[in-house]
RNA sequence: UAAUUGAAGAGUUUGAUCCUGGCUCAGAUUGAACGCUGGCGGUAUGCCUAACACAUGCAAGUCGAACGGUAACAGAGGAAAGCUUGCUUUCUUGCUGACGAGUGGCGGACGGGUGAGUAACGCGUGGGAAUCUACCCAGUAGUUGGGGAUAGCCCGGAGAAAUCCGGAUUAAUACCGAAUAAUGUCUACGGACGAAAAGGUGCCUCUUCUUGAAAGCACUUGCUAUUGGAUGAGCCCGCGUUAGAUUAGUUUGUUGGUGGGGUAACGGCCUACCAAGACUACGAUCUAUAGCUGGUUUGAGAGGAUGAUCAGCCACAUUGGGACUGAGACACGGCCCAGACUCCUACGGGAGGCAGCAGUGGGGAAUAUUGGACAAUGGGCGCAAGCCUGAUCCAGCAAUACCGCGUGUGUGAAGAAGGCCUUAGGGUUGUAAAGCACUUUUAUGUAGGAAGAAGGUUUGUUUGUUAAUAGCAGAUGAAUUUGACGGUACUACAAGAAUAAGCACCGGCUAACUCCGUGCCAGCAGCCGCGGUAAUACGGAGGGUGCGAGCGUUAAUCGGAAUUACUGGGCGUAAAGGGUACGUAGGCGGCUUGAUAAGUCAGAUGUGAAAUCCCCGGGCUUAACCUGGGAACUGCAUUUGAAACUGUCUGGCUAGAGUGAGUGAGAGGUUAGUGGAAUUCAAGGCGUAGCGGUGAAAUGCGUAGAGGUCUUGAGGAACAUCAGUGGCGAAGGCGACUAACUGGCACUACACUGACGCUGAGGUACGAAAGCGUGGGGAGCGAACAGGAUUAGAUACCCUGGUAGUCCACGCCCUAAACGAUGAGGACUGGCUGUUGGCGCUAUAGACGCGUCGGUAGCGAAGCUAACGCGUUAAGUUCUCCGCCUGGGGAGUACGACCGCAAGGUUGAAACUCAAAGGAAUUGACGGGGGCCCGCACAAGCGGUGGAGCAUGUGGUUUAAUUCGAUGCAACGCGAAGAACCUUACCAUCCCUUGACAUCCUCAGAACGGUCUGUAAUGGACCCGUGCCUUCGGGAACUGAGUGACAGGUGCUGCACGGCUGUCGUCAGCUCGUGUCGUGAGAUGUUGGGUUAAGUCCCGCAACGAGCGCAACCCCUAUCUAUAGUUGCCAGCACGUAAUGGUGGGAACUCUAUAGAGACUGCCGGUGAUAAGCCGGAGGAAGGUGGGGACGACGUCAAGUCAUCAUGGCCCUUACGGGAUGGGCUACACACGUGCUACAAUGGUGCAUACAGAGGGUUGCCAAGCCGCGAGGUGGAGCUAAUCCCAGAAAGUGCAUCUUAGUCCGGAUUGCAGUCUGCAACUCGACUGCAUGAAGUCGGAAUCGCUAGUAAUCGCGAAUCAGCAAUGUCGCGGUGAAUACGUUCCCGGGCCUUGUACACACCGCCCGUCACACCAUGGGAGUGGGUUGCUCCAGAAGUGGCUAGUCUAACCUUCGGGAAGACGGUCACCACGGAGUGAUUCAUGACUGGGGUGAAGUCGUAACAAGGUAGCCGUUGGGGAACCAGUGGCUGGAUCACCUCCUA
Repeated sequence: UAAUUGAAGAGUUUGAUCCUGGCUCAGAUUGAACGCUGGCGGUAUGCCUAACACAUGCAAGUCGAACGGUAACAGAGGAAAGCUUGCUUUCUUGCUGACGAGUGGCGGACGGGUGAGUAACGCGUGGGAAUCUACCCAGUAGUUGGGGAUAGCCCGGAGAAAUCCGGAUUAAUACCGAAUAAUGUCUACGGACGAAAAGGUGCCUCUUCUUGAAAGCACUUGCUAUUGGAUGAGCCCGCGUUAGAUUAGUUUGUUGGUGGGGUAACGGCCUACCAAGACUACGAUCUAUAGCUGGUUUGAGAGGAUGAUCAGCCACAUUGGGACUGAGACACGGCCCAGACUCCUACGGGAGGCAGCAGUGGGGAAUAUUGGACAAUGGGCGCAAGCCUGAUCCAGCAAUACCGCGUGUGUGAAGAAGGCCUUAGGGUUGUAAAGCACUUUUAUGUAGGAAGAAGGUUUGUUUGUUAAUAGCAGAUGAAUUUGACGGUACUACAAGAAUAAGCACCGGCUAACUCCGUGCCAGCAGCCGCGGUAAUACGGAGGGUGCGAGCGUUAAUCGGAAUUACUGGGCGUAAAGGGUACGUAGGCGGCUUGAUAAGUCAGAUGUGAAAUCCCCGGGCUUAACCUGGGAACUGCAUUUGAAACUGUCUGGCUAGAGUGAGUGAGAGGUUAGUGGAAUUCAAGGCGUAGCGGUGAAAUGCGUAGAGGUCUUGAGGAACAUCAGUGGCGAAGGCGACUAACUGGCACUACACUGACGCUGAGGUACGAAAGCGUGGGGAGCGAACAGGAUUAGAUACCCUGGUAGUCCACGCCCUAAACGAUGAGGACUGGCUGUUGGCGCUAUAGACGCGUCGGUAGCGAAGCUAACGCGUUAAGUUCUCCGCCUGGGGAGUACGACCGCAAGGUUGAAACUCAAAGGAAUUGACGGGGGCCCGCACAAGCGGUGGAGCAUGUGGUUUAAUUCGAUGCAACGCGAAGAACCUUACCAUCCCUUGACAUCCUCAGAACGGUCUGUAAUGGACCCGUGCCUUCGGGAACUGAGUGACAGGUGCUGCACGGCUGUCGUCAGCUCGUGUCGUGAGAUGUUGGGUUAAGUCCCGCAACGAGCGCAACCCCUAUCUAUAGUUGCCAGCACGUAAUGGUGGGAACUCUAUAGAGACUGCCGGUGAUAAGCCGGAGGAAGGUGGGGACGACGUCAAGUCAUCAUGGCCCUUACGGGAUGGGCUACACACGUGCUACAAUGGUGCAUACAGAGGGUUGCCAAGCCGCGAGGUGGAGCUAAUCCCAGAAAGUGCAUCUUAGUCCGGAUUGCAGUCUGCAACUCGACUGCAUGAAGUCGGAAUCGCUAGUAAUCGCGAAUCAGCAAUGUCGCGGUGAAUACGUUCCCGGGCCUUGUACACACCGCCCGUCACACCAUGGGAGUGGGUUGCUCCAGAAGUGGCUAGUCUAACCUUCGGGAAGACGGUCACCACGGAGUGAUUCAUGACUGGGGUGAAGUCGUAACAAGGUAGCCGUUGGGGAACCAGUGGCUGGAUCACCUCCUA
C1' cells in the first nucleotide's frame, strides 16, 4: 500500500521411553457412480467405456439484377366451348409475379464433431525471410473488336436400377483468339511476353405514341491489369515440452557441394556427379505412454496432479493410398482406386460411411429429447426483399454441481398419555405434543402483466452526387409491421398450518450412552481393533451428536508427507561411504593490475489473445451468475546503462603445489643367498613292556622291540625371545640374517618454478583367505573320507588316522564384519598426559629440562548427537567434489546384459504379502554369567518314608447311585471336631403343588393329643377336647380350605463379586514428599565402606526427611517381692486316727491370682576408625531379640471357596421345589499319598511298685459295695466341681522267665460265644472271651523331619459324639540325646553387577526340512497372437517422363497441313497383398524351481544368556533339516588372569 494476509495435527512398533520409519485418519476437490431419502426456484453441466456398428429425419446452400428457358403455382392478354352482357371449363402467349431441372458465379477449405494417431518445429514462447492471399479498403490505368462450341429442351437407343450412348438445335458474366498496355513478368540488356464481361435503374431522342427499336447521357453493381494495406495461410530458427541405459551406438538421400528439375516460396524437396561426412553419455537410436496450451484442482508457498465444459493451435473423418478443382483442400455430409463390413439386385451390376443434431443397438458403475424457432447473435448467397443455417437462441429430462428459499411463529406444566431407563423414589423424550392466539413465503386457484425490437416496409421533409426537382446514398419525422421462449419473469387477490425431512454416526482418533438380543456364532472394521453369557465396537430399541433436500459409501487427485527435502532430509550403531589408489571428461579453485561485459543488477520499449483468478464498481429482491474498469500474467525479446562479485583476455606476486641441497627412521616392495631352534622320517647304539589318548574310554602303535634316550643324516614349512594402544605401506598387508635393485615419508635452512591445485562419472591398476589351470614340492597342520567314543539319535562337538589344500613358479578369480561399520581435500575452534621420528636452545660426564614440525594413543572444554558417544586424528563450525539411502519381507533373488575355464562376480526388478521391521537407552525377569550373604539348603548327626499287614484319603475302574468340592510345592487322616436311619446334597420307588418356611387377602374352625389301618409320607376311620382378652361389635395366637402376588433351589458362573483363607515369607523388603540429574521412560534417596536376625545401626555421599514393614509395646514361661488365704498349703504349737491337713489353729513354705521388680551390651578387658558393633569376663534365676505364641509390608498366583455365609446375572416353577421308604456315599484286577503296628533281647511275658500336667462332667461324670474270666451288669454315696467323679498314668524301678527261633516275636485273617449304644448294628458300629496265628528277619532307585528340654520315646486328656470305624486332629506332661569342620556343590531367597532377539517375562523366544490347503511368480518341449527390421515378388488408382497407334470446334495456314490437346501404349514411383528370415512383446503349456500366507500336524533345537561347541562375514567341501567342518578375517563375544597406557 485497493489488487502477496499466509503455514495446527492425531492414531499405530514398547512393560514403559526417546528416536528412526512406514501405514492410517481429520481438509479441499470431481463431467462422477451406488445406497436410502426427496418441496420449490435460479445458474451451470451431462458417453470419461467401443476412433464399436448404425434404421429414420434434419445439419449448405443461394443468385432470374449472369444465361437459354417455362415442369409447377398465381396474374394478365388472346382463342374456343357451355352460354344467364358475367361466370365456368378447355386451349394458347414467358407478357408479368415467380420458378423445377440445367449452364454459369459465389459458397460447400467456415461453422459443427472427435482425440485415433503424434514425443514432433506438433504445441508454447520469442524471433526471422525466400512467399501466396478469394471476398474487403485505398490508389493508378483500362473495360475495344471478334469467334467457335456445349448443357438444357427435342428425337432415338442400352440397362432391373444406378446411369450411359448417339443425332439435331441453342444462350451467357461459360470457353477461345485478335487489338491495346506498364510503375507488371522474364532477359543473354538486344529485346520478348501478358487482360477484360457485362448486368441493373432512370432520363433524353425517334416512333405506329398502347408500345417497340437504336444511339446517347447519368448513376450504380460488376470485370481486367497493377501498386499498397488489412485479413488469413505456408516456411525457417533459439529455448521449453513424459518414462526407461535390463535400449549404446545410429545413419547411405544419410551430411555437405556443383549442375539440373520442382514449388507460391527457402531447402536432398527430387535427380545426376563429387566428397565422406552427420547425430550421440548435455542421452542419439529403440521401446512404452500421451493431442499441446490458456487454464482446472490442491498447496502458505515452491511444487504436485490434471488438460471435461469455455477459448487458441494441431491432427483425424469406415481402414489405406491418390490426385483433381480451387485464392485456399490432398477436402466429415466432393472424386478415383484397394481392403473390411452393411444394403439393393432381374446375378450382369450397383449403393453407403452420424468422431454434425436428435435417435437405435452394443459396451459399461455410468451420461439426456428422433422437441421449438430463426425473434435475437453470427455465417453463406443475393442490389434488396429474402432464402438457408440441429451454428445459435430456447424449451424438455437428471438433486450431476453451485447458490437461494421453505417445510411455520408466539404462548402453553396437569411437566398429560405412550415409549425408554430405573437404586421403584423417580428420571428422560419435553414446551416437545395437545390446547389457545397469529402469519401465508412456497405450492394451489383467479386476475393483470413486462424487458429482451435493433431493424424492415410505406410515405413526407432535407443534404450529397448530377444537366436533373430521375435514380442512388445519407439525415430527420409519421404510419405500419417483426417474440421461439410464453401468457414466462413480475404483481395483486382468495382460502387454509394448510402442500413439504431425511441421512449418517455415537470404543479412541472424533461431536454424541443406555437397555435388550447374540455368545470368537452371526457379524463389524479407515487404522488401532471389537465378538468366547453382564459387548457404550455386532443386530434392534430409546436417547443423543452432526449435516440438512440432502446424507452416506466407493473411486480418483492434491494436502497433511520435511515420506525425493530447490525452498526443506540424511549416510559411526536406525536404510545409506564405493575394498583401495591413480587418473579422463566434468564440477570447483590463492593474492594482485588493467580491459571486456557472457553471467549479475537497474531503467525503457515490444510482447505475454480473450476468458479465468484477484481488486474496486454496476445488473438480476439476495446469492450463485452476468458485466465495466483495473491489477496481475512472476515469462521472452530488443535496447540503454552499472562494473563489486563469477567468467574471459592480459600483466605481475608467492602464502597452495612442486623441484633442487643436506640429514634421518622404518616387518614398505622385489630378487638371490645364508642361519639356528623345533616337529617328522630314516639308519645305528642303549634298553623293556607298555605307549598314546580322554571327562572317562576305545580305535591306533608296540616283544617282528614301540614309547624313552644318545649319535648321525634327509626334507619341508615357519621364524620364539626382542615385541610395545611400537614402526612402514593407498588399501589388502608386512616380522630370522646378509646383499643387490627400488617406491614412499619426515625434518632443517636456503635457492628455484610461479596456481602448475582439489575432487573425480566412465576408465585403469592393485586387491586377505578360499577356489581354478599347468608344472614342481609336500615336514607339520588338515575340509572330504575311514574308524573309535558320546548320545534317544550324533551325518557334530572329543579321540586315532588322513586326501585335496596350505609352500614355489606362471596364469586366472575379484570377493570379506575388505571395519574406525566413519569417502577425499582445505580452513577455523580451550586443554592435559603418554609414546614414536626429526630439528633447535639451555645445562651437562650423562640422564634430564624447554621449544617446534610430523605420526600414533588415552582423558576431557565448548559444541554436536535419539541416545550411546565424538571431541584439533571431530561425529564441532564451514567450503569443494564424488559415492550411496528412502518401511519390512519377497531379494541381492528372477529375467536380460557384460566378465569368468569353472565356482561364480557386477548390474539388478516385479507380482504378492505384513503393520510393522529397526536404533539407543530404562525398569524388571532370566542365564548350564560373575561377586557378596542367608536358610535343617547342603554337610555332620538322630529317627523315619519307600518293602509287610492293617487304618485312612485320592486317582482309576465299577455302579441305578457310588453326591459335591480340593489337584506341583501351596490337593490326597483336606472341607468332614466323627455317613447304620437322620446327616444327605446322590440313586430307585411312592406321593404333594401357594407348597416344609415368610408376608398379604377371603371363608371356616380353638389348637392339640391318642388308638387302628397302610413300609412310611399320606389318606381313611374312631376317641379325647372346647382355651385367652373384650367396650360384646370383635381381636390376638393357632389349625384347615381357597385365590394370586409369591415362596423354594447344596441348580450354573470363585473367570462378575463381598468376606474369609492359602502361598512366596516372619523373607527384609515396598514406597512417598521436596530437592537434584536425565529430552524421556526413569535415576538419586534405597548405591558405597563396615555391621546386624533385620533397609538393624554407624560412617561416607545431591540429597534431606517421612510412611508401611523389622524391632518394641500384648500373652504364656523361667527368678524374686508385695497383697490376699478357700475348696489349696502345713514349718512351728496342740488334738485325734490303723492311716490320711482329719480337727483346732497358722499365713511362714508350695500353690492359686492380682500388682510389681528384673536384662539395658548397663560394668570391665580386648578389637574396630575414637563409630556402629564384635569377642571374652564379672555379677545374675536369666546375657546379648533368654525360650515359646499371637502379630504376615507393597504385592504375586484371574491361587481356593457361589456347598459356611452374603450377593449380581442366568436358569427351573405339578419341578432342577417339597415329603417318605429302601439303597448309595463303606463297591475293588489296580496305582499313589498320609499314618498305625511290627519284624524283637536297649525286647516279650508274669508278678510287685513310684512319680505328672492339662482338661471334662447334671439329658452328665459316676464312688464304695456286690455279680461276671471279661466287655459289662447291679447299685446308688458324692459332685453345678482347687471340695466329688472320670482316674489305674505309662515308659521307669525290683524280681522271675524266654535265649535268636518266623519264636512265649508279630498280630492280620477267620470261626464260635457274648457285652453295650440305639426305633434298628444284614449291607455297615465299637468292645469282650475262647480258638485260629497270615505277611513280615529293618526294606531298591529315590525321599522326609529335626539344632535343646529339640529329635526320639512314653502315656494322659479334650472337642465332635446315642454309639463308633480316632491308628486322625488339637492339647498335656514324663524320660531325654547326637551333631554342625564348613559354604565347593543341590534347593529356595536377598543385595550389587553383567549379557539378552525375553516382558504371558526361560514352562520365554525362535530356525529349517517334511506333510496339507491357497496365492502370485521364474524355467519349460512348445503353441497361438501383436508390432517391427532386412531380402525379394507383386503392382490398382494417380501423377510425372517418353511415345504419333487412334481421334480432335476455336489459333495459324501455302488449305496439303501445322501448333496444341484428348484417348491409348510404355517406363518410374507407390497402397493393399504375398514369400523368406530375424528381433521384440503378450497370452498359453505337460512338468518343474524356489517364494508368500494359513489358532493348536511331523522331525530335530541352529540363534537370543558363555544359548550349553561364543557368534557373525567371505569361501570350499559335506549332511534329512535347521546346520557341521576346514581356511582367513571381525567384535556387533561373556568370564577370569596377565602386559601396556590413561584418569582419579